[in-house]
Context: one part of a larger RNA
C1' cells in the first nucleotide's frame, strides 16, 4: 500500500450524477391511525407504550372431562367434578448499564411520471415505461368452416359448430372517442369503355398442275400470316366503408386608452383538430413567464398557452390499489463527507 471487517469526538448528506454504500428500523401484546378510495382498501399507515425473575398462585377464567350418583327395558340421558392442558389481568418484591438482554426479523412520509393489477423478457452488460393480460372493438368463417403444416395422402383447427374458431388493433375501471370516403385499401354493383387465350376467318404471301412468245397469271392441295366479329375476371366506372391505410389550412381587416378580436372579407380543400390535455417521456427559441418549495433551485410541483412539432382505440383525459421502474422534497439515521484516526483478519514485503 491492497482486500475483508470493527469502533469513533463534534457536526449530520456539507459527499455525490444520484444518500451509491453503510447506518438506522425490525419480534410479540396493547393503544392509536390521515388524505384519498373502485368501499375491498389505504394500513404493520403514521405515532406511542409494555416485555426479565420471585411471591400471592396448583391465580381468575377457558378447553377436555374420569370415578361416583340418579333416571332407565335397551340405545342412552342427566348430574358430577378428579386429572390433564391452556392461561390473562393485578398487587407486592428482586437484580443488572441493559429483560424481544445473543442470533434471526419492515426505515418512514409527501408529491409527480409511466404502466391498471399478479405475471413475462434480451440463458452470458438492459427486468423496464417493453411483452402479456382480463376487458373493448373491427373483420373472416355455416362445417369437407375459415386458417395452418404438408407436391400429396393426411393432420391440426375439433371429437369444437357463430355464447364457436382464426386474424388485426386497443389494453382494468370511470368519462368519452369529433370532422373528412378526395387519395390508397377493402366490400357491393353491373349499364357502358378497355381487355388474354380460345373461337372466327375477310384477305395476303410461299409452293406448282396448267396457260402464255415473254413479262407474268395461276385452280386444287399443302403451308405461312391474318382484319372484322365473338369473349371472363381485372381495370376504368357507380356506390358504401375510417376502432380500414391515412388526413384534419392560409392571408387581411375590425370594439370609445392601449392590447386583443366575439365579428367581417377573401383564397384553397375531401375535410380544415371538436372534447380533453398542454414548455409535456412531446417546447426549438428556453434556465419561457408567474407562483410554491431553498439563504441560494437549468431539476421538481402548481398555473399560463406563444402546441417549432399534443389530441381522441399506433386511443384522449382521469384514476384507488400495485411497482427490485423513473423524478423532486422531507423526517430518522449514519465515516458518504468536513477529515481522518485506532483496532482485528488476510495479502503485499523480509527470511526460509
Nucleotide at each position: 500500500c491492497c482486500c475483508c471487517u470493527g469502533u469513533u469526538a463534534a457536526g449530520g448528506a456539507a459527499c455525490u450524477c444520484g444518500g451509491c454504500a453503510a447506518a438506522a428500523u425490525g419480534a410479540c401484546u396493547c393503544c392509536g391511525u390521515a388524505a384519498c378510495u373502485u368501499c375491498g382498501g389505504g394500513a404493520g399507515a403514521a405515532g406511542g407504550a409494555g416485555u426479565g425473575c420471585c411471591u400471592c398462585a396448583u391465580u381468575a377464567g377457558u378447553g377436555u372431562g374420569a370415578a361416583g350418583u340418579c333416571u332407565a327395558u335397551u340405545c342412552a340421558g342427566a348430574u358430577g367434578g378428579a386429572g390433564c392442558a391452556u392461561g390473562a389481568a393485578g398487587a407486592g418484591g428482586c437484580c443488572g448499564c441493559a429483560g424481544a438482554g445473543a442470533a434471526a426479523a419492515g426505515g418512514c412520509c409527501c408529491a409527480a411520471a409511466c404502466g391498471a393489477c399478479u405475471g413475462u423478457u434480451u440463458a452470458g452488460c438492459a427486468a423496464a415505461a417493453a411483452c402479456a393480460c382480463a376487458g373493448g372493438u373491427c373483420u373472416c368463417u355455416g362445417c369437407u368452416a375459415a386458417g395452418u403444416g404438408g407436391a400429396a395422402a393426411c393432420a391440426c383447427g375439433a371429437a369444437g359448430u357463430a355464447u364457436a374458431g382464426g386474424g388485426g388493433c386497443u389494453g382494468a375501471c370511470g368519462c368519452c372517442u369529433g370532422c373528412c370516403c378526395a387519395a390508397u385499401g377493402c366490400c357491393g354493383g353491373a349499364a357502358g369503355g378497355u381487355u388474354a387465350a380460345g373461337g372466327g376467318g375477310a384477305g395476303a404471301g410461299g409452293u406448282u398442275a396448267g396457260c402464255g412468245c415473254a413479262a407474268g397469271c395461276g385452280a386444287a392441295g399443302c403451308u405461312u400470316c391474318g382484319a372484322a366479329c365473338u369473349u371472363a375476371a381485372g381495370c376504368c366506372c357507380c356506390g358504401g366503408u375510417c376502432a380500414a391505410u391515412g388526413g384534419c389550412g392560409g392571408c387581411c381587416g375590425u370594439a370609445a386608452c392601449u392590447a386583443u378580436a366575439a365579428c367581417g372579407g377573401u383564397c384553397c380543400u375531401a375535410a380544415g383538430g371538436u372534447a380533453g390535455c398542454g414548455a409535456a417521456a412531446u417546447u426549438c427559441c428556453u434556465u419561457g413567464u408567474c407562483g410554491g418549495g431553498u439563504a441560494a433551485g437549468u431539476u421538481c410541483c402548481g398555473a399560463c398557452c406563444u402546441g417549432c412539432a399534443c389530441g381522441a382505440a399506433a386511443g384522449g383525459c382521469g384514476c384507488a390499489a400495485c411497482g427490485a421502474u423513473u423524478u423532486g422534497g422531507g423526517c430518522g439515521c449514519u465515516g458518504u463527507c468536513u477529515c481522518a484516526a485506532c483496532g482485528g483478519g488476510g495479502g503485499a514485503c523480509u527470511c526460509g
This is a predicted structure of a 352-nucleotide part of an RNA (large-subunit ribosomal RNA, domain IV) from a metagenome.
Its Rfam family is "Bacterial large subunit ribosomal RNA".